Small-subunit ribosomal RNA, 5' domain from Glycomyces albus, 518 nucleotides, folded computationally. Its Rfam family is "Bacterial small subunit ribosomal RNA". Gene Ontology terms of the family: ribosome and structural constituent of ribosome. Its mean pLDDT, the model's own confidence on a scale to 100, is 83.
Context: one part of a larger RNA
RNA sequence: GGACGAACGCUGGCGGCGUGCUUCACACAUGCAAGUCGAACGGAAAGGCCCAGCUUGCUGGGUGCUCGAGUGGCGAACGGGUGAGUAACACGUGGGUAACCUGUCCCCUUCUCUGGGAUAACCGUUGGAAACGGCGGCUAAUACCGGAUAUGACCGUCUCCCGCAUGGGGGGUGGUGGAAAGCUUUUGUGGUGGGGGUGGGGCUUGCGGCCUAUCAGCUGGUUGGUGGGGUGAUGGCCUACCAAGGCGGUGACGGGUAGCCGGCCUGAGAGGGCGGUCGGUCACAUUGGGACUGAGAUACGGCCCAGACUCCUACGGGAGGCAGCAGUGGGGAAUUUUGCGCAAUGGGGGGAACCCUGACGCAGCGACGCCGCGUGGAGGAUGACGGCUUUCGGGUUGUAAACUUCUUUUAUCCGCGACGAAGGCUCUGUUUUUGCGGGGCUGACGGUAGUGGUUAAAUAAGCGCCGGCUAACUACGUGCCAGCAGCCGCGGUAAGACGUAGGGCGCGAGCGUUGUCC
Repeated sequence: GGACGAACGCUGGCGGCGUGCUUCACACAUGCAAGUCGAACGGAAAGGCCCAGCUUGCUGGGUGCUCGAGUGGCGAACGGGUGAGUAACACGUGGGUAACCUGUCCCCUUCUCUGGGAUAACCGUUGGAAACGGCGGCUAAUACCGGAUAUGACCGUCUCCCGCAUGGGGGGUGGUGGAAAGCUUUUGUGGUGGGGGUGGGGCUUGCGGCCUAUCAGCUGGUUGGUGGGGUGAUGGCCUACCAAGGCGGUGACGGGUAGCCGGCCUGAGAGGGCGGUCGGUCACAUUGGGACUGAGAUACGGCCCAGACUCCUACGGGAGGCAGCAGUGGGGAAUUUUGCGCAAUGGGGGGAACCCUGACGCAGCGACGCCGCGUGGAGGAUGACGGCUUUCGGGUUGUAAACUUCUUUUAUCCGCGACGAAGGCUCUGUUUUUGCGGGGCUGACGGUAGUGGUUAAAUAAGCGCCGGCUAACUACGUGCCAGCAGCCGCGGUAAGACGUAGGGCGCGAGCGUUGUCC
C1' cells in the first nucleotide's frame, strides 16, 4: 500500500447493486416450511342445487357442483440448512467396470385373456384422563392373490463370431419357474414383458493437496489362497480351513488441526494466505445403534430401541427434536423482519382448471462493502465586523461572508404512470387440425421506477493529523506534573511532540483505531 462476512470511537443527506451468528453442531415459546389426484375406489362429514313434508327453519330423499375422513397412486431420497465429524478414494483430475443398478422421460417392439378372497372407510359395541386402541358385522378398486399365454431370465446341450486374463456377443434346442388394469362423453390417458437412449448413481484405480520424529516401529481378519455365504455388483465384505504374510525413513503407526474444490485476497511473477456469499461435491440432522418401505434413504420436518433433556398426566401412561423461514433466551466485540406474494423462474401432484411451494421473486433493518449523486453555480474589496497574531506599521482567516444574479440534482407537495405477461384462462370467428385471427381477465414488488409541474438556496459535513519517518505552525496554559507515543522519542519555566485556540495539511458521507492475511 492492498484486502475483510469485520468490530469499536466520532460523525452521518440520497440512490443502485451486493451482503449480514466467524462465538454455544447451545436450548427453543409461536406460526408457517410437502403435498396432490374424484379422469383409480367405496362413498357423503360440511356447504351448494333440486324435490317433498311440515312445527318456517328443521327433517327426509336425490344429485355428485363440491368434498372432510378413508383405501389406492405419485411425490415426500428433490428443493432448503449446517460444517460437528472426516487426513479418507472424502475431494480434485484422468482412467476402468468383460464386476454393476437406474422410477419418471424419449425411441422401437410384444401383450393387455380368465378367475378369486379379503380389508379400511361405515355400522354396532367396548377399553383409556389422553395418546391411541380392542371385538363383531357390511363393502370397492389401477389395493391383494390364483390360472392361461410369452420373447427375455436361470439350468443343460449344439454351433458361429470376437477379445484385453478372468471372458464377451449371436443363433438353435430341452427343461424350470415367471406379466398385466383399468378410467374417460369425444379426444385421450394408463397397465405388462423385452431392447435401445438420455440423465443419474454404485464400485474400483493412477496422480495431487496440512503440521508433528519431544510419535520408529505397526498389524491377527492382520496379508494371501481354497470352499461357502452375502450384495445390484468386485472384494476379508463375512465365515471355515490352509499358508505366514502385509506396511514402514519416498515417514508406516500414533498425536494435533481441518470438510474438499471451482475460486477469493495479495504479489511484476514465482509464491504466500484463505475456502464467507455464488456453483460442484461430501458428511451430518438432540446423542448412539438398527432395520423397514422404495427405482432410489445420512430417510432434517418417517419408524423402532437405548441415553440425556423438555412438556402433559386422572401417576396407569404418553408427547417432542428450528444445523428449514421468521422469531426468543443464552454466549459474544459482533450479525436483520415472528413482513408481502406465488405475478415471474423452478419443483411436486393432476388430462386440465387448479392446489401446494419461508425454493424463489420482492419488500423491511444495518454506511457492513462497492459504485454514483448532492450539500449549490457565477459575479462580488471600504479586502467589512468578529477571531487569531503582531516588530503595533500590519498580517491572516479571505471572494470566504454580506450583497447581486442564475440554476433546481436531491428534498417537499400535486398530477400521469410502466417493462417485467412469454404464457395461462375464457368468449368468439374461421377451420381438416393440438392451426390462424379478434375481444376480455391475470403483477407481490407498486401508485414503485420513470416522467410533467410547484416552492425556495431553500433539506444536507465531518473525521484524523500538523517533531522526523510524513503533506501541514504559531500563540497561550502546564512545568519529568498532567499527559503523548507506530519507531526514534517529547514534557524538569519561552514545548512547532502534552492541553486549548487560531491557522494549515489529508481524506470526505465518511474519517480514524484495533484485529487478521499478502